Annotation
This is a predicted structure of a 71-nucleotide RNA (transfer RNA) from a Candidatus Parvarchaeota archaeon. Model confidence (mean pLDDT): 84 of 100. It was read from a public genome assembly. Rfam family: tRNA. Rfam's curators write: Transfer RNA (tRNA) molecules are approximately 80 nucleotides in length. It is annotated as a transfer RNA.
[in-house]
């Protein structure tokens, strides 16, 4: 410099065009004499810009950023 990969809630992770999923945190609340478990119920996210497309987390261009390899 070139190439491949990876980027989703605080933390992990599913979705490869159509609703953003689940678990652990956390908030409430039931239970208990209190706490811990348990049990119900809620809040929260597509890295950025652009383009295609009747619809983008997903495709396609570029960038940041980490990772691996060539040299």
């Nucleotide at each position: 410099g070139c190439g491949c990969c990876a980027a989703u809630a605080g933390u992990c992770u599913a979705g490869c065009a159509g609703c953003a999923u689940a678990a652990c945190u956390c908030u409430g609340g039931c239970u208990u004499c209190c706490c811990a478990a348990g049990c119900c119920a809620g809040c929260g996210a597509c890295c950025c810009g652009g383009g295609u497309g009747c619809g983008a987390a997903u495709c396609c261009c570029g960038g940041u950023u980490g990772g691996c390899g060539c040299a």